[in-house]
Molecule: RNase P RNA; transfer RNA
Organism: Porticoccaceae bacterium
């Protein structure tokens, strides 16, 4: 000085004027409302009614202090509080997740560790249980795609033909010729048949070098490497490792094909649910009904309760709550390789309901991306103009 | 704000994991006719996008983009 890798933070900065939605404190008694209680020569037989005053809210209005989007608020893809279905109970279906340990309220997230791929490294990936249960599937192309197969080559030991040689017996024109059977005979056929070494086909073709061996070949023998079982050692495990042992290998692919094994899920969602008011035509047709039917289960069994779907038609569609203090946020200390837990201390950080968090006008520079809460955490994924900042790596130069 | 469901030529539908992805409509050309409208004959057009499994994806799995249904109370 270059080229990379893995964190963590920031998300235009400062001032000014006007605004927006919430809190909180004061102000309005001559804006508007509700009112405990107390008057009263007002009504009433009486409960009570009227009408005057009225602490003390409430709404408007004025003012004044303080707060007001995010690393993803998103996608709604997992998990969990929370709430309501009568418990959410058993069984079947059905859906998920899938190496191993830990974490956590949980998880498909995180950490750690194995395996296998990738890079010199630093690291980064990784749906990663069973195909030595069982069922299926594999187009075309090929001789054969599943307890494999001979299409070219190669062989032909062994059977066969074929040709030579020998032997027997049989006719004979004595030259030979037929028939039979032998041969440890044939650089003879390549006809049965053997052969998975090489060729070619495909995405895939049943371990690999090497020597031996054959007719030729082949785990068919053997050495070696490679596998698989089993001990034995380490490791919680998952899995490594083995100078032990058996096995010549018997065990190809596919489960994001159905299954099979191990664990995990009861449905619905703040339009979930609560209170208050306000309204009315608590209606009408059709169908189904007691082995049924409703009660937000897929469906049976328990439980409850006796109607229930579907259309047509009426009515109101106002307010309060659920609503933000939380599995929260920072430091610090301790435990733990961590993820993360314990313990103290210290802070309060949006809460709407057509929906607020903005416009302008100055300066400044590195010229501002993605994008806006809606019941509330936890993660993942996706979008994001930059810019700080740690850790570590590998290459070149100098000293 | 929730909860669900679909994406295949211009449209409206087919395809068992075997790829040349098929049909009707409609579109473009040629023929016919004086023109045109029928009719025949022909062409061209697609699997939303991006990764994975797998020998091969429309199909199976993810992960994005687009499009569309529903959802108050009396009850």
């Nucleotide at each position: 000085g270059g080229a990379g890798u893995c964190g963590g933070c920031c998300a235009g900065a400062c001032a000014g004027u006007c605004g927006c939605u919430g809190c909180u404190c004061c102000g309005u008694u001559u804006g508007c409302u509700g009112g405990a209680u107390g008057a009263u020569u007002c009504c009433g037989c009486a409960u009570g009614g009227g009408u005057c005053a009225a602490a003390c809210g409430g709404c408007g209005c004025g003012g004044a202090g303080g707060a007001g989007a995010g690393g993803a608020a998103a996608g709604u893809c997992c998990g969990g509080g929370c709430u309501c279905c009568g418990c959410a109970g058993g069984g079947c279906a059905g859906g998920g997740u899938g190496c191993c340990a830990g974490g956590u309220a949980a998880u498909g997230c995180c950490u750690g560790g194995g395996g296998g791929g990738c890079g010199c490294a630093a690291g980064c990936c990784u749906a990663c249980g069973g195909a030595a249960a069982g069922u299926g599937c594999a187009a075309c192309a090929g001789a054969g795609a599943g307890c494999a197969g001979a299409c070219c080559g190669c062989c032909g030991a062994u059977g066969g033909c074929c040709c030579g040689g020998c032997c027997u017996u049989u006719c004979u024109u004595c030259g030979g010729a037929g028939a039979g059977g032998c041969c440890a005979g044939g650089u003879g056929c390549a006809c049965a048949g053997g052969u998975a070494a090489g060729g070619g086909u495909g995405a895939a073709a049943g371990g690999g070098u090497g020597c031996g061996g054959u007719a030729a070949g082949a785990g068919c023998g053997c050495a070696c490497c490679g596998c698989g079982c089993a001990g034995c050692g380490g490791g919680u495990a998952a899995c490594c490792g083995u100078u032990u042992g058996c096995g010549g290998c018997a065990c190809g692919g596919u489960a994001a094909a159905c299954c099979c094994c191990a664990c995990c899920c009861g449905g619905a969602g703040c339009a979930a649910g609560a209170c208050c008011a306000a309204a009315u035509a608590g209606g009408a047709a059709u169908c189904c009904g007691a082995u049924g039917g409703u009660g937000u289960g897929g469906c049976c069994c328990g439980c409850a309760c006796u109607g229930g779907a579907u259309u047509c038609g009426g009515g109101u569609a106002g307010g309060u709550u659920g609503c933000u203090u939380g599995a929260g946020g920072c430091g610090c200390u301790g435990g733990g390789u961590g993820a993360u837990c314990a313990g103290c201390g210290u802070c309060c950080u949006a809460g709407a309901g057509g929906a607020a968090u903005g416009a302008c006008u100055g300066u400044c520079c590195a010229a501002g991306a993605c994008a806006g809460a809606a019941c509330c955490c936890g993660g993942c994924u996706u979008a994001u103009c930059g810019g700080c900042u740690g850790a570590c790596u590998c290459c070149c130069g100098c000293u | 704000g929730g909860u669900c469901c679909c994406u295949u030529a211009g449209u409206u539908u087919a395809a068992u994991g075997g790829a040349u992805a098929a049909a009707a409509c409609a579109a473009g050309g040629a023929c016919c006719u004086c023109c045109u409208a029928a009719g025949u004959c022909u062409u061209a057009g697609a699997u939303g996008c991006a990764a994975g499994u797998u020998c091969g994806a429309u199909u199976c799995u993810u992960g994005c983009a687009g499009g569309g249904a529903c959802c108050g109370c009396c009850a």